[in-house]
Context: one part of a larger RNA
C1' cells in the first nucleotide's frame, strides 16, 4: 500500500447493488417447508345445487336421494432419491484432469409389434372386541389401471441347438347407419399399457497423473498378494467363499501421527509465487450417535422403516412419542452476523388431459453504513478586513470572503398529483387446416372479446415550499502533509506503530486556537499478501 463474510470507539443525510452464525455437526418451543390425480376404483364424511317428505310462521327448519359440481378418509399410480441445508468425517480414485470396458437408466424422443379372455382376495365400510394413549385383533362385504393364472410371441431371453420361457389396462370425449338385455356393443379421436431396439439424459465401475505437515512415526499387511472354481452383482474385481501357491507395500517415505472437504474460482504481487476455498458454479460426504435392510428405475433414503444409545416430553406406569446441519424464531456459546415478513405475479419442480392444487426454491419485502458504487449537506457576490476567538513585539497578525449583507437555485428531504416495464400465458368465441365416416370431438395456427402483479400506488415523471432537512473523525517531534499558546511537571499524570517525549520556558503528556488528512465515514484490533 491493497485486501476482508469482520468487529471495536466516535459520528451518521439519501439511494442502487451485492452480502450477512467464521463460535457450540450445541439443546430446540411454535408455525410453515411435498404433494398430487375424481380422466384409475369403490364410494359419500363435509360444502353447494337438485329432486322428494314432514312441519307450517311461504321460504326456512328437519330427514330421505351420488342426481350434480366437488370431496374427508381409504384402495392405487406418479412423486416424496429433485429442490433446500450443512462440512462433522474424509489424505481418498474423495476431488481435479486425461482416458477406459465388463453395466443400467423412471419420466422424454424415434421405430416395430401387441394391447384377447378369465380368476380368487384386501382396505374402505359393517358388527365384535382390546387398550389410559398410540394403536391393534377377530368375523363379514365390495371396486380397480390392485393382485394371480391361461391364451398369443415380430422381436426378446435360456440352450445341451433337439428345444424350452415369458407380457398387457384400461379410462375420458363425441357419433351417422346395424345390432340391443336401453347398460351397452361397434365405429373414431385422445391419454395410457405390454414387448423389444435406438437415442437423450442420469448414474455406477476401473486406471495414468496431480492433489498439506511430521522420519523425535521404519518397517507395514493374512483375504493379505496371486491363480483355479464357485456364489453374488445391473457389472469388472478377494466383492464373498473353497482350494492352490507365498506372495504384495516400503527412504522415488509404505505404515503410524496431526490437520483438512475437492475444484472453477477469490486476494495479493509487475510476474513467479504466497495465502485462501464466504457469496455463485461443478462434484464428494453427512442428516441425534451407531448399525441394518425394505420399497423402487434409482436410496442403504433430512422432514421413510426398524434395532441399539445419549437426550426431551406424553402416560392411567402396562406402554408410547420426538429429531431445524430447510425457512423464520428461542436458549446457550461468542468481537460478531437479521423478520416466528408477503406471493406464488414471474423463472423452475412435482402431480394432473385440462383447469388448476402445492412449492420457507424462487421472486419481493423488512433489519443493520457490513462492503462497493453513486448523489447530497448549497451557488455567485460580499472588506466596514464587523463582532468574538487567539497569538501579540501592543503598532497589528489570524480565524477570515469564512459570517451577516445582497442576488439566485432546489438535487435530497417533506407534501400533492400523474404512473409505468417486468404479461408469456390460460379462459371464451369465431374462422381456417389436420384427423374422421362425420359439418361431433380433440389438436395446431390466426382473429376478437373479458381477464392474470406479491413487490407497489413501487420505479420515473410533474408540481409546491423553502436555504430551507443533512459533517464529522484521525492526525499535526521524525519516519509524515500539518504549529503557537495555556495547564501539568519528585520521569509524576500519562503517550507510543518504531525512534523516542515527560525531571518549570514539552510543537511528543491534557486543553484552547490555528492547521494537515480523508470524508458518510474516520480511526483503532485481528487476519493475508
Nucleotide at each position: 500500500g491493497a485486501u476482508u463474510g469482520a468487529a471495536c470507539g466516535c459520528u451518521g443525510g439519501c439511494g442502487g447493488u451485492a452480502g450477512g452464525c467464521u463460535u457450540a455437526a450445541c439443546a430446540c418451543a411454535u408455525g410453515c417447508a411435498a404433494g398430487u390425480c375424481g380422466a384409475a376404483c369403490g364410494g359419500u364424511a363435509a360444502c353447494a345445487g337438485c329432486u322428494c317428505u314432514a312441519g307450517c310462521u311461504u321460504g326456512c327448519u328437519a330427514g330421505a336421494g351420488g342426481c350434480u359440481g366437488a370431496c374427508g378418509a381409504g384402495u392405487g399410480g406418479c412423486g416424496g432419491a429433485c429442490g433446500g441445508g450443512u462440512g462433522a468425517g474424509u489424505a481418498a480414485c474423495g476431488c481435479g484432469u486425461a482416458g477406459g470396458a465388463a453395466u443400467c437408466u423412471a419420466c422424454c424422443c424415434a421405430a416395430u409389434a401387441g394391447u384377447g379372455g378369465g380368476g380368487g382376495a384386501c382396505a374402505a365400510c359393517c358388527u365384535g372386541g382390546u387398550g389410559a394413549a398410540a394403536a391393534c385383533c377377530a368375523g363379514g362385504c365390495u371396486a380397480a389401471u390392485a393382485c394371480c393364472g391361461c391364451a398369443u410371441a415380430c422381436g426378446c431371453c435360456c440352450u445341451a441347438c433337439g428345444g424350452g420361457g415369458g407380457a398387457a389396462a384400461g379410462c375420458a370425449g363425441g357419433g351417422g347407419a346395424u345390432c340391443u338385455u336401453c347398460g351397452g356393443a361397434c365405429c373414431u379421436u385422445g391419454c395410457g399399457c405390454u414387448a423389444u431396439u435406438g437415442g437423450a439424459u442420469g448414474a455406477g465401475c476401473c486406471u495414468g497423473c496431480g492433489u498439506u505437515a511430521g522420519a523425535u512415526u521404519a518397517g507395514c499387511u493374512u483375504g493379505u498378494u496371486g491363480g483355479u472354481g464357485a456364489g453374488g452383482u445391473a457389472a469388472u474385481g478377494g466383492c464373498u467363499c473353497a482350494c492352490c501357491a507365498a506372495g504384495g507395500c516400503g527412504a522415488c517415505g509404505a505404515u503410524c501421527u496431526a490437520u483438512a472437504g475437492c475444484u472453477g474460482g477469490u486476494c495479493u504481487g509487475a510476474g513467479a509465487g504466497g495465502a485462501u476455498g464466504a457469496u455463485c458454479a461443478g462434484c464428494c460426504a453427512c442428516a441425534c450417535u451407531g448399525g441394518g435392510a425394505c420399497u423402487g428405475a434409482g436410496a442403504c433414503a433430512c422432514g421413510g422403516c426398524c434395532c441399539a444409545g445419549a437426550c426431551u416430553c406424553c402416560u392411567a406406569c402396562g406402554g408410547g412419542a420426538g429429531g431445524c446441519a430447510g425457512c423464520a424464531g428461542u436458549g446457550g456459546g461468542g468481537a460478531a452476523u437479521a423478520u416466528u415478513g408477503g406471493a406464488c405475479a414471474a423463472u423452475g419442480g412435482g402431480c394432473g388431459c385440462a383447469a388448476g392444487c402445492c412449492u420457507g426454491a424462487u421472486c419481493c419485502a423488512g433489519c443493520a453504513a457490513u462492503a462497493c458504487c453513486g448523489c447530497g449537506u448549497g451557488u455567485g457576490u460580499g472588506a466596514a478586513g464587523a463582532a468574538g476567538g487567539c497569538c501579540u513585539u501592543a503598532g497589528g497578525g489570524u480565524u477570515g470572503u469564512a459570517a451577516a449583507g445582497c442576488a439566485c437555485u432546489u438535487u435530497u428531504a417533506u407534501g400533492a398529483g400523474u404512473g409505468a416495464a417486468g404479461a408469456a400465458g390460460g379462459g371464451u368465441u369465431a374462422g381456417u387446416a389436420g384427423u374422421u365416416a362425420a359439418u361431433a370431438c380433440c389438436u395446431a395456427c390466426u382473429g376478437g372479446c373479458a381477464u392474470u402483479g406479491a413487490c407497489g400506488g413501487u420505479a420515473a415523471c410533474u408540481c409546491a415550499c423553502g436555504a430551507a432537512u443533512a459533517a464529522g473523525c484521525a492526525c499535526c517531534g521524525g519516519c509524515u502533509a500539518a504549529c503557537u499558546c495555556c495547564g501539568u511537571g519528585c520521569c509524576c499524570a500519562g503517550c507510543a506503530g518504531c525512534c523516542g517525549c515527560g525531571g518549570u520556558a514539552a510543537u511528543a503528556c491534557g486543553g484552547a486556537g490555528g492547521g494537515u488528512g480523508c470524508g458518510a465515514g474516520c480511526g483503532u484490533u485481528a487476519a493475508u499478501c